A computed fold for a 350-nucleotide part of an RNA from an uncultured bacterium, annotated as small-subunit ribosomal RNA, central domain.
[in-house]
Context: one part of a larger RNA
RNA sequence: CUGGGCGUAAAGCGCACGUAGGCGGCUCUGUAAGUCGGUUGUGAAAUCCCCGGGCUCAACCUGGGAACUGCAUCCGAAACUACAUUGCUAGAGUAUGGGAGAGGGAGGCGGAAUUUCCGGUGUAGCAGUGAAAUCCGUAGAUAUGAGAAGGAACACCAGAGGCGAAGGCGCCUUCCUGGACAAGUAUUGACGCUGAGGCGCGAAAGCGUGGGGAUCAAACAGGAUUAGAUACCCUGGUAGUCCACGCUGUAAACGAUGAAUACUAGAUAUUGGGGGAUUUGACCCCUUCAGUGUCGUAGCUAACGCGUUAAGUAUUCCGCCUGGGAAGUACGGUCGCAAGACUAAAACUC
Numbered sequence: 001c002u003g004g005g006c007g008u009a010a011a012g013c014g015c016a017c018g019u020a021g022g023c024g025g026c027u028c029u030g031u032a033a034g035u036c037g038g039u040u041g042u043g044a045a046a047u048c049c050c051c052g053g054g055c056u057c058a059a060c061c062u063g064g065g066a067a068c069u070g071c072a073u074c075c076g077a078a079a080c081u082a083c084a085u086u087g088c089u090a091g092a093g094u095a096u097g098g099g100a101g102a103g104g105g106a107g108g109c110g111g112a113a114u115u116u117c118c119g120g121u122g123u124a125g126c127a128g129u130g131a132a133a134u135c136c137g138u139a140g141a142u143a144u145g146a147g148a149a150g151g152a153a154c155a156c157c158a159g160a161g162g163c164g165a166a167g168g169c170g171c172c173u174u175c176c177u178g179g180a181c182a183a184g185u186a187u188u189g190a191c192g193c194u195g196a197g198g199c200g201c202g203a204a205a206g207c208g209u210g211g212g213g214a215u216c217a218a219a220c221a222g223g224a225u226u227a228g229a230u231a232c233c234c235u236g237g238u239a240g241u242c243c244a245c246g247c248u249g250u251a252a253a254c255g256a257u258g259a260a261u262a263c264u265a266g267a268u269a270u271u272g273g274g275g276g277a278u279u280u281g282a283c284c285c286c287u288u289c290a291g292u293g294u295c296g297u298a299g300c301u302a303a304c305g306c307g308u309u310a311a312g313u314a315u316u317c318c319g320c321c322u323g324g325g326a327a328g329u330a331c332g333g334u335c336g337c338a339a340g341a342c343u344a345a346a347a348c349u350c
Base pairs, nucleotide, nucleotide: 004321005320006319007304008303012318014201015200017198021194022193023192025088026087029084030083031082033081034080035077036076037075038074040072041071042070049065050064051063052062053061054060091191092188093187094186095185096184098181103177104176105175106174107173108172110154115149116148117147120144121143125136162169163168206247207246208245209244210243211242216240220236221235222234223233258317259316260315261314262313263312266295267294268293269292270291271290272289273288274287275286276285299306300305323350324349325348332343333342334341335340
């Protein structure tokens, strides 16, 4: 270099945007760089191969031919690639008017509940467990009804439902704002796909500064359990959990399945649109796009299973893998306040 792979065996970057690069729709004409045919020159000799010759044969030596798959030059071809040019609308985008949605940011508001406080009623227990005890309570608890404060989360609706690139998003309302979808018309005319570097987003925990602190709760303390119990259970309880700004950049960041496009039986459920039929209307029915599920044909797969949302059949581009351990470690570098993250070996050993 050729080659084999990546759902579960090693292997898809957590996700997007996008630079270089790679790849790229239909059509007209031209050019001739790639491509193809031919000419000429060169491609030393020897070697290899073919036909002969010489040592008795062979190895070996030797004559001729072919070959030297290459390079340069000139002539020619124009299908494909490329470049230039002419149009096109099936890819992609824009405009218009629609309906759906926990998509994002900021402000305002509401009720239930927990806790605490105040005063009322009321009296001996409450709480907790497998059973207990620590704890709370005659300085009046628990319970109950009234009031107040404060923080956090939003029961039912709720769905196998919806939205988002992923992380993720759920009371109500106002403002600002992103994306997707269907149907028709108009419009631009390949403007596309992927994407090394790069840049941005990125749960929880953690960190810095300043707030806040109701609940829950690492650490910690006590009570139990136990041979012990640095645990599981119980009573407390601080960081934290919440907010603002900044950092961290990791997860079983999972569909353990990269993105895009085309093609390849069906059945059924459901969400959002469009069309049709029917009806007083709604429900229901048929059909068609876009999404989300289940089953399943061909095919694929080591099997499990996947199966128009492919793990099927193909194309383009990126990432990644190469026995187990040592090790996602050491060293070095970059980033970080730190914790650490990213990049990433070897000796040795089986």
RNAcentral holds the full RNA, with entries from ENA and SILVA.
The prediction has a mean pLDDT of 89.